[in-house]
This is a predicted structure of an 86-nucleotide RNA (c-di-GMP-I-GGC riboswitch aptamer) from a Chloroflexota bacterium. Its Rfam family is "c-di-GMP-I-GGC riboswitch aptamer". Its family is annotated with cyclic-di-GMP binding in the Gene Ontology. The prediction has a mean pLDDT of 82. Taxonomically the source falls in Chloroflexota (Bacteria, Bacillati). It was read from a public genome assembly, where an Rfam model found it.
RNA sequence: UCCGAGAAAGGCAAACCGGGAGAAACUCCGGGACGCAAAGCCACGGGUCGAAGGCAACGGAAGCCGCGAUAGCCGGGCUGCCAACG
Numbered sequence: 001u002c003c004g005a006g007a008a009a010g011g012c013a014a015a016c017c018g019g020g021a022g023a024a025a026c027u028c029c030g031g032g033a034c035g036c037a038a039a040g041c042c043a044c045g046g047g048u049c050g051a052a053g054g055c056a057a058c059g060g061a062a063g064c065c066g067c068g069a070u071a072g073c074c075g076g077g078c079u080g081c082c083a084a085c086g
Base pairs, nucleotide, nucleotide: 002086011036012035016031017030018029019028020027034072040078041077042076044075045074046073047070048069049068050067053065054064055063
């Protein structure tokens, strides 16, 4: 320096429930723990989800652009506590 243990201390908190905001996805607060060694932070690339906008078309659907959400979908970037064996 790398790795990160059926280790210790500490941390976060899925589903679900109550309440708030939102058009929705989803998010925030409280409860609650499925899990997590970056489950800390960032929508940069991809994915997925939403639909109040625009374009085009219009019988209808599909389409394009933009918008929003997700960091607990993946990749990438930034930061970072304790630490055995190797």